[in-house]
Context: one part of a larger RNA
Molecule: large-subunit ribosomal RNA, domain IV
Organism: Candidatus Uhrbacteria bacterium
């Protein structure tokens, strides 16, 4: 030196990315007494403040008694009466996620995922899904207040414009369009004529069948075509000018679109320039929280604003409180090191 713990004068977060570790509290034990907000149930043991031991008298209460409760007085011991052990730090203020819950066994427990609620789509029962080549089974010994899937995720206040693209659903007039069917045409075969011979056969035409090819029509879904549909995939402009100081622009023009972001919110878990500006907290604040809009790049279930109440969650700022740290001592126990 290191590791584990134990104390320290004056000071108390100066230490640090951060109060990490520690340390303050101190019994879900008695009286008291408790604010903001609130969905009225909580917040809440909020916060804060006091008390506590032993023997002995009086009185009042309540009980049929045993005994119990409350009041007031003398005493006794000790530094200290929850006498030992046990045993919550509290507080303001933002974000997210409503809550209990689940999660990466062995680095992440969270804002992630679940969720009740919301809504859309399918599904009429031999249901749709799904498994399986089928029998067949789940779904369900259920039947739309039911089953499946997709979003979103308590609650409250809401959820806006676009259907041109994609995608689903409904339409059938026309077009286009698959096998497969066909009239018709060509083609091979040759029964047969018709011709020619050396009489063996050659050579032309060619019905019917039968095979090939070809192929006028005819032919569904789809696809074009018509319409609807966003808590379906998804989108939701730009230039230019104007008001009696400047400034700005309610207001006008164009331009292009399918249509140009509406309520709310906004330097935000989202803002690049940024340590935007201002105004709070500090002697001093790139973090905080309050407003502003010039939203590089918020926006309404891929859901938008608020939200009481939870949270080993994130961010900050206050008391108490401490060896975190000024700035260092000192001790224990274990090593390390010397000797054996």
């Nucleotide at each position: 030196a290191c590791a584990u713990c134990g104390u320290u004068a004056a000071g108390g977060a100066a230490c640090u990315c951060g109060g990490c570790a520690a340390a303050u509290c101190a019994g879900u034990g008695g009286u008291c007494g408790u604010a903001a907000c609130u969905u009225c149930g909580g917040g809440a043991u909020a916060a804060g403040a006091c008390c506590u031991g032993g023997u002995u008298g009086c009185c009042c209460u309540c009980g049929g008694g045993a005994g119990a409760g409350g009041g007031u007085g003398a005493c006794c011991c000790g530094c200290a009466g929850c006498a030992a052990a046990u045993g919550a730090c509290c507080u303001c203020a933002a974000c997210c996620g409503a809550c209990u819950g689940u999660u990466u066994a062995c680095c992440a427990a969270a804002a992630a995922c679940a969720c009740a609620g919301g809504u859309c789509c399918c599904u009429g029962c031999u249901a749709a899904a799904c498994a399986g080549c089928a029998a067949u089974g789940u779904g369900a010994u259920g039947u739309a207040u039911a089953g499946g899937g997709g979003c979103u995720g308590a609650u409250g206040c809401c959820u806006g414009g676009c259907c041109a693209g994609u995608g689903u659903c409904c339409g059938a007039a026309c077009g286009u369009u698959a096998a497969g069917g066909a009239a018709g045409g060509c083609c091979g075969u040759u029964a047969u004529u018709a011709u020619c011979u050396u009489c063996g056969g050659g050579u032309a035409a060619g019905a019917a069948g039968c095979g090939g090819c070809u192929g006028a029509c005819u032919g569904a879904a789809g696809c074009g075509c018509g319409g609807a549909u966003g808590a379906a995939c998804g989108c939701c402009g730009g230039c230019c000018g104007u008001a009696a100081c400047u400034a700005u622009a309610a207001c006008g023009g164009u331009c292009c679109u399918a249509a140009g972001g509406u309520a709310g919110c906004g330097a935000a878990a989202u803002u690049c320039c940024u340590u935007g500006u201002c105004g709070g907290g500090u002697a001093a604040g790139u973090u905080c929280c309050g407003a502003c809009c010039u939203g590089c790049a918020c926006g309404a279930a891929u859901g938008g604003c608020a939200u009481a109440a939870c949270g080993a969650g994130u961010u900050g700022a206050g008391g108490g409180c401490u060896c975190u740290c000024u700035c260092a001592a000192c001790g224990a126990u274990g090593u390390a090191c010397u000797c054996g």